[in-house]
RNAcentral holds the sequence, with entries from ENA and Rfam. A computed fold for a 72-nucleotide RNA from Pangasianodon hypophthalmus, annotated as transfer RNA. The coordinates come from a structure-prediction model, not an experiment, and the mean pLDDT is 81. Its Rfam family is "tRNA". By type it is a transfer RNA.
RNA sequence: UCCCUGGAAGACUAGUGGUUAGGCCACGGCACUCUUACUGCUGAGGCCUGGGUUCGAUUCCCAGCCAGGGAA
Numbered sequence: 001u002c003c004c005u006g007g008a009a010g011a012c013u014a015g016u017g018g019u020u021a022g023g024c025c026a027c028g029g030c031a032c033u034c035u036u037a038c039u040g041c042u043g044a045g046g047c048c049u050g051g052g053u054u055c056g057a058u059u060c061c062c063a064g065c066c067a068g069g070g071a072a
Stems, first nucleotide, its partner, number of pairs: 001071007010025001012023002018055001027043005048064005
């Protein structure tokens, strides 16, 4: 320098052109318990950035950034 793959709550991960973006762990609150733990209920928290296409983009396209891998 070039090519490929990926980027989603604090961590890991499913998914889709429109309808509430789902799950698990972690975290806050409540219940239970003598207390803690377990368990149950509940809550907060998320689509890397910019542009384009489109009536509508987290999803499709382009560029950038970051991470991993490869070629020279």